[in-house]
The part of an RNA shown here (small-subunit ribosomal RNA, central domain) has 375 nucleotides and comes from an uncultured bacterium.
Context: one part of a larger RNA
């Protein structure tokens, strides 16, 4: 390679869209390109299998027969595929009508809280901590009260709930806009899935240009390390080894916790960056394989003056279980069960997600992806 296999053992690409490939509903009918079956060439001879003969036998020879398998060339068949031509409507998709909802973007405005700055009351503290100080505060701090100013986040509601392709979205309103499910009928007629390759989005952190900057806060500046518990390691000293002695040299560090301050960051706009334990650690589509009970969001029936409630029917989102499956562990109609198509991925462990080469950024790096060697 073949196989096996990818929820925790290695192994599902962070997510979609989507080319070429792969696969792909039903009838009909001609077609003969795969396909099938016959005839024929060829597919050297020897050699191999078979049968006969010759060397005393064997090996070995001689002779005859046959087999594979690969191409042409002919005829034939039509179930599969296939590609043509017609039709169909169960797949998919449009049209109608109705619903949920933090799906997006832009403006807009709202309250508390915080923090500033004016004024007013008021007097010595206040803040922090185990305790402390450093810091603030007699140029009036903290408290309180009123006023204006600012820049973030959006308590209750909230919930196992919603939304969305994933990052992810949460006061309010208003525009403008994706997506999604129900219901009935009509419609287009296979238009479908699934994807190398490419192209878009992609959490914080990080970058660059410009703003903003209240809170928080790496960095970095102070300030404190005490009682007590519990681990660990250490600097001078002491010691050790090198040295006959001296001199020197080698054995070797800062950590972490806590307070007052605080810059980058966090925020806005444009451009980049492309990684996350981007995780359900489970790739996507489709078919079938017991129910129970929550809970969101639609229908229809019952019931009713109307709403409940109670059947049933759809699509989401939990919990628990049948068969079945798993090394357990769990998983089980949202499967990890039983089936198909299709992309990615894996093959001991460390080296190593390195090195080197390439492509890609401003840069941090990022994607591609080894070996030697050791076990």
């Nucleotide at each position: 390679u073949u196989g096996g296999g990818c929820g925790u053992a290695a192994a599902g690409g962070g997510u979609g869209c989507g080319u070429a490939g792969g696969u792909u509903u039903c009838c009909c009918a001609a077609c003969a390109g795969g396909u099938u079956u016959c005839u024929u060439g060829u597919u050297a001879a020897a050699u191999c299998u078979c049968c006969a003969g010759g060397c005393u036998u064997a090996a070995c020879c001689u002779g005859g027969a046959a087999c594979a398998u690969g191409c042409g060339a002919g005829a034939a068949a039509a179930a599969c595929c296939g590609g043509u031509g017609g039709g169909a409507u169960a797949g998919a998709g449009u049209a109608u009508g109705u619903g949920a909802g933090a799906g997006g973007u832009g403006c807009a405005u709202g309250g508390a809280a915080c923090u500033c700055a004016u004024g007013g009351u008021g007097u010595a503290g206040g803040g922090g901590u185990g305790a402390a100080a450093u810091c603030c505060g007699u140029u009036g701090a903290u408290a309180u009260c009123a006023u204006g100013g600012g820049g973030a986040a959006c308590a209750c509601c909230a919930a196992a709930g919603g939304c969305g392709a994933a990052a992810g979205c949460a006061g309010u309103g208003c525009a403008c806009u994706g997506g999604c499910a129900c219901a009935c009928u009509a419609c287009u007629g296979a238009c479908a899935c699934u994807c190398a390759a490419g192209c878009a989005c992609g959490a914080a952190a990080g970058c660059g240009u410009g703003g903003g900057g209240a809170g928080c806060g790496a960095a970095c500046g102070g300030g404190a390390u005490u009682a007590g518990a519990u681990a660990a390691a250490u600097c001078c000293g002491c010691u050790u080894a090198c040295c006959g002695c001296u001199c020197g040299u080698a054995a070797a560090a800062a950590a972490u916790c806590c307070c007052c301050g605080g810059u980058a960051g966090u925020c806005c706009a444009c451009g980049c960056c492309c990684u996350a334990a981007a995780c359900g650690a489970u790739c996507u589509u489709c078919u079938c394989u017991a129910g129970c009970u929550u809970u969101c969001u639609g229908g229809a029936g019952u019931a009713u003056c109307g709403a409940c409630c109670c059947u049933c029917u759809g699509g989401g989102a939990g919990g628990c279980g049948a068969a079945g499956c798993u090394a357990a562990c769990g998983c089980g109609u949202u499967a990890a069960g039983a089936g198909a198509a299709g992309c990615g991925c894996c093959u001991g462990u460390g080296a190593a997600g390195u090195a080197c080469g390439g492509c890609c950024g401003c840069a941090a790096g990022g994607c591609u992806a080894a070996a030697a060697c050791a076990u």
Its mean pLDDT, the model's own confidence on a scale to 100, is 81.